The RNA shown here (small-subunit ribosomal RNA) has 1443 nucleotides and comes from an uncultured bacterium.
RNA sequence: AGAGUUUGAUCCUGGCUCAGAACGAACGCUGGCGGCAGGCCUAACACAUGCAAGUCGAGCGCCCCGCAAGGGGAGCGGCGGACGGGUGAGUAACGCGUGGGAACGUACCCCUCCCUACGGAACAACUCCGGGAAACUGGAGCUAAUACCGUAUACGCCCUUCGGGGGAAAGAUUUAUCGGGGAUGGAUGAGCCCGCGUUGGAUUAGCUAGUUGGUGGGGUAAUGGCCUACCAAGGCGACGAUCCAUAGCUGGUCUGAGAGGAUGAUCAGCCACACUGGGACUGAGACACGGCCCAGACUCCUACGGGAGGCAGCAGUGGGGAAUCUUAGACAAUGGGCGCAAGCCUGAUCUAGCCAUGCCGCGUGAGCGAUGAAGGCCUUAGGGUUGUAAAGCUCUUUCAGUGGGGAAGAUAAUGACGGUACCCACAGAAGAAGCCCCGGCUAACUCCGUGCCAGCAGCCGCGGUAAUACGAAGGGGGCUAGCGUUGCUCGGAAUUACUGGGCGUAAAGGGAGCGUAGGCGGAUAGUUUAGUCAGAGGUGAAAGCCCAGGGCUCAACCUUGGAAUUGCCUUUGAUACUGGCUAUCUUGAGUGUGGGAGAGGUAUGUGGAACUCCGAGUGUAGAGGUGAAAUUCGUAGAUAUUCGGAAGAACACCAGUGGCGAAGGCGACAUACUGGCCCAUUACUGACGCUGAGGCUCGAAAGCGUGGGGAGCAAACAGGAUUAGAUACCCUGGUAGUCCACGCCGUAAACGAUGAAUGCUAGUUGUCGGCAUGCAUGCAUGUCGGUGACGCAGCUAACGCAUUAAGCAUUCCGCCUGGGGAGUACGGUCGCAAGAUUAAAACUCAAAGGAAUUGACGGGGGCCCGCACAAGCGGUGGAGCAUGUGGUUUAAUUCGAAGCAACGCGCAGAACCUUACCACCUUUUGACAUGCCCGGACCGCCAGAGAGAUCUGGUUUUCCCUUCGGGGACUGGGACACAGGUGCUGCAUGGCUGUCGUCAGCUCGUGUCGUGAGAUGUUGGGUUAAGUCCCGCAACGAGCGCAACCCUCGCCAUUAGUUGCCAUCAUUAAGUUGGGCACUCUAAAGGAGACUGCCGGUGACAAACCGGAGGAAGGUGGGGAUGACGUCAAGUCAUCAUGGCCCUUACGAGUAGGGCUACACACGUGCUACAAUGGCGUAUACAAAGGGAAGCGACCCUGCGAAGGCAAGCGGAACUCAUAAAGUACGUCGUAGUCCGGAUUGGAGUCUGCAACUCGACUCCAUGAAGUCGGAAUCGCUAGUAAUCGUAGAUCAGAAUGCUACGGUGAAUACGUUCCCGGGCCUUGUACACACCGCCCGUCACACCAUGGGAGUGGGUUGCAAAAGAAGUAGGUAGCUUAACCUUCGGGAGGGCGCUUACCACUUUGUGAUUCAUGACUGGGGUGAAGUCGUAACAAGGUAACC
Repeated sequence: AGAGUUUGAUCCUGGCUCAGAACGAACGCUGGCGGCAGGCCUAACACAUGCAAGUCGAGCGCCCCGCAAGGGGAGCGGCGGACGGGUGAGUAACGCGUGGGAACGUACCCCUCCCUACGGAACAACUCCGGGAAACUGGAGCUAAUACCGUAUACGCCCUUCGGGGGAAAGAUUUAUCGGGGAUGGAUGAGCCCGCGUUGGAUUAGCUAGUUGGUGGGGUAAUGGCCUACCAAGGCGACGAUCCAUAGCUGGUCUGAGAGGAUGAUCAGCCACACUGGGACUGAGACACGGCCCAGACUCCUACGGGAGGCAGCAGUGGGGAAUCUUAGACAAUGGGCGCAAGCCUGAUCUAGCCAUGCCGCGUGAGCGAUGAAGGCCUUAGGGUUGUAAAGCUCUUUCAGUGGGGAAGAUAAUGACGGUACCCACAGAAGAAGCCCCGGCUAACUCCGUGCCAGCAGCCGCGGUAAUACGAAGGGGGCUAGCGUUGCUCGGAAUUACUGGGCGUAAAGGGAGCGUAGGCGGAUAGUUUAGUCAGAGGUGAAAGCCCAGGGCUCAACCUUGGAAUUGCCUUUGAUACUGGCUAUCUUGAGUGUGGGAGAGGUAUGUGGAACUCCGAGUGUAGAGGUGAAAUUCGUAGAUAUUCGGAAGAACACCAGUGGCGAAGGCGACAUACUGGCCCAUUACUGACGCUGAGGCUCGAAAGCGUGGGGAGCAAACAGGAUUAGAUACCCUGGUAGUCCACGCCGUAAACGAUGAAUGCUAGUUGUCGGCAUGCAUGCAUGUCGGUGACGCAGCUAACGCAUUAAGCAUUCCGCCUGGGGAGUACGGUCGCAAGAUUAAAACUCAAAGGAAUUGACGGGGGCCCGCACAAGCGGUGGAGCAUGUGGUUUAAUUCGAAGCAACGCGCAGAACCUUACCACCUUUUGACAUGCCCGGACCGCCAGAGAGAUCUGGUUUUCCCUUCGGGGACUGGGACACAGGUGCUGCAUGGCUGUCGUCAGCUCGUGUCGUGAGAUGUUGGGUUAAGUCCCGCAACGAGCGCAACCCUCGCCAUUAGUUGCCAUCAUUAAGUUGGGCACUCUAAAGGAGACUGCCGGUGACAAACCGGAGGAAGGUGGGGAUGACGUCAAGUCAUCAUGGCCCUUACGAGUAGGGCUACACACGUGCUACAAUGGCGUAUACAAAGGGAAGCGACCCUGCGAAGGCAAGCGGAACUCAUAAAGUACGUCGUAGUCCGGAUUGGAGUCUGCAACUCGACUCCAUGAAGUCGGAAUCGCUAGUAAUCGUAGAUCAGAAUGCUACGGUGAAUACGUUCCCGGGCCUUGUACACACCGCCCGUCACACCAUGGGAGUGGGUUGCAAAAGAAGUAGGUAGCUUAACCUUCGGGAGGGCGCUUACCACUUUGUGAUUCAUGACUGGGGUGAAGUCGUAACAAGGUAACC
């Protein structure tokens, strides 16, 4: 300090997630030792048992034990139980923190001064008599005191009307102390008051009657409405009162660079509470945790009459919970209470126990040790790794263990801890390692298993047969007595931004203005010193953090000192700036004067054009409308046309990124009233300003109310079309409405998606309004104000903005904080309603989004090409047959190919074989390969069984080489390694192939531009078949493609003439022979030729195009081979090869038979036809290119023929297949199911072959089907092409209508590029990128989830009005009662009880508010597998979209 995640990629915005630290933690696995800490966060739930506050005989009497000394007990009395300890329920408060203040107490303690005299009456204990189960209690009697009472005294004290009045005490033991009382001061520790600070909610906006103040009185230790009577009507609140929710506060703790954020366990300070609520008493102090009274709930005892209790003290129990310890020891230390003291008490405290809960320290050994052992794992089978790791050898003994010694803590005694810490000795490597992770983030990789299963997952995401992501193993990485997980906090997050963010398009500028509070504010001078700055003082507890030392062996821990504590208060000083006050100024702002432009506003009136309607005329059959139609109007006279009239609405041209207005908005003309703006002038005022929460006003359209108006247009509605449907788009009608007046509504993509104001920061060029100057009549220059375009700096994620800022600054307001849910629900306010405004949460996702890039796509655009269309010729689709496919059938009909780019395809040829399929029979080291052992030649022949494979028997025979040891080939047998598989996966692959497409494209280097993806080059202007070439250009070059180079055909020439040829000479029936190689032809090789080279024109003086000449050939001469980067997970595991998986007496192998040839049907590709441009018959002419030895096979003979017989020649320019056919000549047929057509069937044959039944081809005779030119649709072809005619070859024993070649005859048409299809380039839009076969919306149906409404129902809290009234306190007092004092002895004063009044807790009633839970039914929302219906959006998304 960052990283992952939106995209095909990029930049940005923005959320989610991770790495860090921490914890009173919990859970899982594991666990050696010690030190120091910590340990109910939940039920302030209920508690058994024990302990936690007593002490004093030196205050007092009595009783008991004891000889006494002394000890003990219950009481009276004193002091202490207000401390210590616990908890955090309540409390949003002077509760806490901090700093101040005055009006007040303070037991015990300290200083000082003074006093301590004289009397009196009781009550416990005790005794007696009672009541009661108990707790406890009644009556009578006796008694002491430091208990109680009176009197005296009073320096000082208190009250006072200043005359006076009032108020004390206690003694004990003993000879020195401890006490007692009054008073002053202090200390300590309380009480009270004030400034400031102290959570969230405004969907809580008004609250308050003792309320605010005053006077008198009461009360308190003390101020005060603290209480009361009277008077006044105040007090608090947008700087957030009241209400609701939540919460003890702080020092501190965690985190963070800090600012902050979160938190308030342990330790320390304060507060509050003590079963719940109320109350007082005592006391210095309490409204009292281990005191009292009452009420309530609960628990316990009970003799049913009554009683007892309060662990939020320490242990402990139950319960709750994910979860938190021993019913321990000691007062030795520190402290507390009492006591003169000894001492007693002390679950405060000090210790020990339990728990890895945390922090810190230590150990589980160290050195040497390679054959790199064994085993494991992996492997390319060689090796690698575990790994110096182990073993082995040599050492050590920390910790733990055993034994011995043994502290400090205590300066006299006293040690729970504790025989502890520590020290010494001994034995032995001995007793001591786990957890998580290994796809990226994030350090660490392989094998096996599994097969979208099981599972993982913090985010992205893994898993569908080769998973570094699941599970296991080996190996590795990290931490280590721990390691992971979960939870929570801060950080990263500049993701609430004070430090330190934003708002044109990502979330975000209020629709606009006026203006209140508030915030901010021009120049000069003076004053003040509030803010501000500086110094000093006080305070900021200790602990903690930090720094420097010290002590435990170190550390954690403890300890000493310092610093810090950023704050508050007081005081002194400074005076620049801000503020306050005073005075002045003119530049901000405003006023005056003189001009100016304008659809600025309101009201009233006027005008013409058009539409419609009405009346009349002319006139006749249509009009209207559309893509095409129809509904509609019209013979009752429409449309058209002419004239007249009526009515309403809107104002053509001018008209302009022109004007005006704050915005909405404003457009004929005239008049009236009226607002604002601009310019000039510089006379006046003198900061009067800017912004603006609330507030007020204005505010398009639609809508609402009342009353008018209504021509046109037109939601709804009706009809006609379109359509699968069409509640739409189109058409014909048509009502609200649109218009006016008045009143509401208050919203819009109310947009410049850009708040208002001020200042500053290059320019250029239009335009509107004014002014000035110059020249002199419309120009130029300057200036002020508006409105546009372009553009620099700068800014921006980019697009873009750019003096009209989105630049640089200042001020003020509004708004934003992931997407969805949702601008929704509830509540409030407004509204007649519609609705507006304010405005959430649960839940859900890991994205949503902006700008730009490259592609792809578009029922976007431009340019161009192609038998793409068009123009033509011939077909297919109809028939029959052939062939392939689907389907069906079958034991099997083997498998593959599937739009173009599967379907006469793999198959250049299934009767057996092929053959992979089926049923049967048989075989198991195998039909085939290599290695080992033994034997032998094998083969062949014969016989038998069998469908055959095969089996049995017989017979025959030994092969080659040799260094004689043996080796090799073949073959039989045997065991094991292995063979074998046309079994699966073409989505694991290689290779090969198809296709876009022979389309003109696809890229790279360097440079440049851009933050970047990328762009440029490759775009542009021309041109081409072409990214072909030329020109231009931030590009310059290059590569793969194009072209050319290659083959072939076409012309010429050279070489060579046999098997070819024959002009000349001779010869023959015949180039037959001599001769010749000129010609034709052939063969092979190397040449020539064609290059837009020449001429003219066009073009840019280019490239190129058009025309021409010459030429065999002319603009690529024709044809072929040649297929860029890539696309389609295209095809092929069945050509071959191959990973993985599967079978191994079978999914291998062999044999015979069957099947691949089936047949209601459908499709593709072909053949033959339907005839006269023809069929048939007779005669007759002309090719090319091929094949041939298990071959082609002539001649001759036989057969109607297929063919057979005999047989010459030929491994081929020689022989042969082999007659080419269409054509031509003549004849016949005469438009018919024919002399067309030949299917089908019967019979008879030929050939091949082991074998033609399933299932071959051919021949002859006979038979003679459909078919008369083919619906929708669709295919090929641009010249030697289509069409038509025959010929040959491969495969092959035989079996082509297929395929591949060959030649013969030989056309028609192309205006052209609008349209269909495909493609190329440029551009544009995009929400697509699996790329339009894309994406995506809504209803409905089903499941689940959370939520709103809901007749209500059940709780909680609370307001108001009442009832009620325990205990207690205060007041009153007729009743009863009464030791101290007074008394005249009667009584009185005073007190108590009772009664009563006031206040008041529990409790009760009524009526509201609020909140929680629940509720039949219901609303929308979200999420789900591949459901249903449509296709709304994204392209002009097929009606532009949106508000």
Its mean pLDDT, the model's own confidence on a scale to 100, is 86.